[in-house]
The part of an RNA shown here (small-subunit ribosomal RNA, 3' major domain) has 466 nucleotides and comes from an uncultured bacterium.
Context: one part of a larger RNA
């Protein structure tokens, strides 16, 4: 001078509380752990591992594991010497990588040689092999908590203290008064992005009040800058007004918005020798015909069993069949693909449009109408057999989807335990990156319908001052 306390006071957060849906049961997906395995590759492990690295594990990736092969290597430079080709086509062997044979063929040149490939030799290449407790970069947490600090001054022999602490006050060390302090930094807020109003400019692929023409019908068309929208500039909330005492806060009015408007991005000085040598960098140690490299072929998908995170569900606020509406983000040429037309369907055949405000993709819960009648059903869809489709050099291990049988367990979950304060939960579907295809129910985003309840801080947790 820190930290601990089942000491004390003050305060705050979905931390309790009130409230709403879940998880823990069930079946599937996915991850781990264990367990087997030639191999089941490495790493992550209380919050801050476990739908994590991994925005795609048939092959490929792939580091693993068996078998075959290769030693100047798959890949970088040089230096000796030699050759003249590589590529490309064709034949045999091979599982494959590779090997052998046949045919055909180089550029520059000052003619000394040089560029390019090859082979031999020798320097070295390589290594996801080990140390994240050598290490750099990046990152996870306390924590968007309201702290950490210097400078001069003073005080104390000194470690240190003062400032920073008090009295109010605020999300905030945010501000006000007050003080042996006076100032200042890094952080708070601002400053940037986006969204919610309004204006001015522009008006095409966006739009259509008014005029006009067409058509079963549609901004179609001629045309209009009104309006919606689209993208640049502005303005607007800031130091506006009034009542109570600075600061504040609590009302009132005016406003599209009111006291930080909502939402993002933004992470102080430090902790945890937190994570990553397996993104990448890199030191040290160790391999060197092998811990290098390369082939086919298997694992990475194994399954008594245990945990985690999630779909789908247990039904009527519901399931089924018909009709009728209403978005948005955001992708699209190795592409997104209308209309037809073939199939019961996945899809299939053809190809208008589009390098996209023009063209492509059916919103779906809602609503109307009718069926079900409380059942293991017309809930629920597991598994299973059988027959199909697409994608790929190949879907036995191991790939999605379709039809048709077939219908498991499940009747609302013990102890316990998780999110969520408003356009929020919860509920509907859409889209996008990886991507040939997908084990996508995972991740990021987008819209649509849209609530409860917060007395209050005694307790649980985390933290922040005395």
């Nucleotide at each position: 001078u820190g930290a601990c306390g089942g000491g004390g006071g003050c305060c705050c957060g979905c931390a309790c509380a009130a409230g709403c849906g879940g998880u823990g049961g069930a079946g599937c997906a996915u991850g781990u752990g264990g367990c087997u395995u030639a191999a089941u590759u490495c790493g992550a492990u209380g919050c801050a591992a476990c739908g994590c690295g991994a925005a795609g594990a048939a092959c490929c990736u792939u580091a693993c594991c068996u078998a075959g092969g290769c030693u100047u290597g798959a890949c970088a430079u040089g230096c000796a010497c030699g050759a003249g080709a590589c590529a490309g086509u064709u034949c045999g062997u091979g599982a494959a990588a590779g090997c052998g044979g046949a045919u055909c063929u180089u550029c520059c040149u000052u003619c000394g040689g040089g560029a390019c490939u090859c082979g031999u030799g020798c320097a070295c290449a390589g290594g996801u092999g080990c140390u994240g407790c050598a290490u750099g970069g990046c990152c996870g947490u306390c924590g968007u908590c309201a702290g950490c600090u210097c400078g001069u001054g003073u005080c104390g022999u000194g470690a240190g203290a003062u400032g920073u602490u008090c009295g109010g006050u605020u999300a905030a060390g945010u501000c006000c008064g007050g003080c042996a302090a006076c100032g200042a930094g890094c952080g708070c807020a601002a400053c940037c992005c986006u969204u919610g109003c309004c204006c001015u400019u522009a008006g095409u692929u966006a739009c259509c009040a008014g005029c006009g023409a067409g058509u079963u019908a549609u901004g179609u068309c001629g045309g209009g800058g009104a309006c919606u929208c689209u993208a640049a500039g502005g303005g607007g909330a800031c130091c506006a007004a009034c009542c109570a005492u600075u600061u504040u806060u609590g009302g009132u009015g005016g406003g599209a918005a009111g006291g930080u408007g909502g939402g993002g991005a933004u992470g102080a000085c430090g902790u945890c020798a937190a994570g990553u040598c397996a993104g990448c960098a890199u030191g040290g140690c160790c391999c060197u015909u092998a811990c290098g490299c390369u082939u086919a072929g298997g694992g990475c998908u194994g399954c008594a069993c245990a945990c985690g995170u999630g779909c789908u569900a247990c039904a009527a606020u519901g399931c089924c069949c018909a009709g009728u509406a209403c978005a948005a983000u955001g992708a699209g040429a190795c592409g997104c693909a209308a209309g037809a037309c073939c199939g019961c369907g996945a899809g299939g055949u053809g190809g208008a449009g589009c390098c996209a405000a023009u063209c492509u993709a059916u919103a779906a819960a809602a609503c109307u109408g009718g069926g079900c009648c409380u059942a293991g059903u017309u809930c629920g869809g597991a598994u299973u057999g059988g027959a199909g489709u697409c994608u790929g050099c190949a879907a036995c291990u191991c790939g999605a989807c379709u039809c048709c049988a077939u219908g498991a367990a499940g009747u609302u979950g013990g102890a316990a335990u998780c999110g969520c304060u408003a356009g929020u939960a919860a509920u509907g579907g859409c889209g996008c990156a990886u991507c040939a295809g997908c084990u996508a129910c995972g991740g990021c985003g987008c819209c649509g319908u849209g609530a409860a309840u917060a007395c209050g801080u005694u307790c649980c947790c985390g933290g922040g001052c005395c």